[in-house]
Molecule: transfer RNA
Organism: Archangium violaceum Cb vi76
RNA sequence: GCCGCGGUAGCCCAACCUGGUAGAGGCGCUGCGUUCAGAACGCAGAGGUUGCGGGUUCGACUCCCGCCCGCGGUACCA
Numbered sequence: 001g002c003c004g005c006g007g008u009a010g011c012c013c014a015a016c017c018u019g020g021u022a023g024a025g026g027c028g029c030u031g032c033g034u035u036c037a038g039a040a041c042g043c044a045g046a047g048g049u050u051g052c053g054g055g056u057u058c059g060a061c062u063c064c065c066g067c068c069c070g071c072g073g074u075a076c077c078a
Stems, first nucleotide, its partner, number of pairs: 001074007010027003013023001020058001029045005051067005
């Protein structure tokens, strides 16, 4: 360089295929219950420019183009 996969809440990740309210989950965080006090457990809640820019569309996390970053594979040179 080329090919493939991936980037979404503080973290791990769904939703993408088949465009239509961003949360089905796990951890963490906050409050309450519980406890003498904690842990554990139960209940409730907060938190988002969906990597960046553009295009298509009534409508884009999703489709298309370019770029950035990460992982894996592979080629060339020496």